A computed fold for a 172-nucleotide RNA, annotated as Lysine riboswitch aptamer. It matches the Rfam family "Lysine riboswitch aptamer". A reference for the family is Mandal et al. (2003), "Riboswitches Control Fundamental Biochemical Pathways in Bacillus subtilis and Other Bacteria", Cell. Rfam's curators write: Riboswitches are metabolite binding domains within certain messenger RNAs that serve as precision sensors for their corresponding targets. The sequence was found by an Rfam model in a public genome assembly. Of the family's consensus pairs, 100% are formed in the model.
């Protein structure tokens, strides 16, 4: 002095993530309720069994929302932040009780996926919002590799990256 290097701490990315209070729209002039007139007698109350409850529908007038899912400020807390998908395991929704199926909450656990954006596809949704995937495009952080005197340019990788402390380490 040049390489490699394990924990642990600590830091960077930018239209960054995630959570939440307020506002606002939407959800919808809908449900749900109260009146009128009109039809119908089997249904409804997620599927069977049992049980319990409820008449059902439509047209009109009145009156009339909230959940879940959104954007904007703002504040909290972060940078594997996060999401997503299977497996198990435990709770909860809808009349009760068992089974079953939907849906949606928590945990543990391996997988994916470096970001955020725009186009098309497919899925959720009320939904031209918005969310998840995939797939393409440019963009940006970041390492290696190559070419360049340099800005920089071109390939390729993954966040199990990357840059720093510990370090006057260890190993050759």
């Nucleotide at each position: 002095u040049c390489g490699c290097u394990g924990a642990a701490c600590a830091g960077a990315g930018g239209c960054g993530c995630g959570g939440u209070u307020u506002u606002c729209a939407u959800c919808a002039g809908u449900a749900c309720c109260c009146g009128c007139c009109c039809c119908c007698a089997a249904g409804g109350c997620c599927a069977g069994a049992c049980a319990g409850c409820c008449g059902g529908g439509g047209u009109u007038g009145g009156a009339g929302a909230a959940a879940g899912g959104g954007a904007a400020c703002g504040c909290c807390g972060c940078c594997g932040a996060a999401g997503u998908g299977a497996a198990c395991g435990g709770g909860g929704a809808g009349u009760g009780u068992c089974u079953g199926a939907u849906c949606g909450c928590c945990g543990u656990c391996c997988g994916c996926u470096g970001g955020g954006u725009c186009g098309c596809c497919g899925g959720a949704g009320a939904a031209c919002a918005u969310c998840c995937g995939g797939c393409g495009g440019a963009c940006u952080g970041u390492c290696a590799c190559a070419a360049g005197u340099a800005u920089u340019u071109g390939u390729g990788g993954a966040g199990c990256g990357c840059u720093g402390u510990c370090a006057u380490g260890g190993c050759c």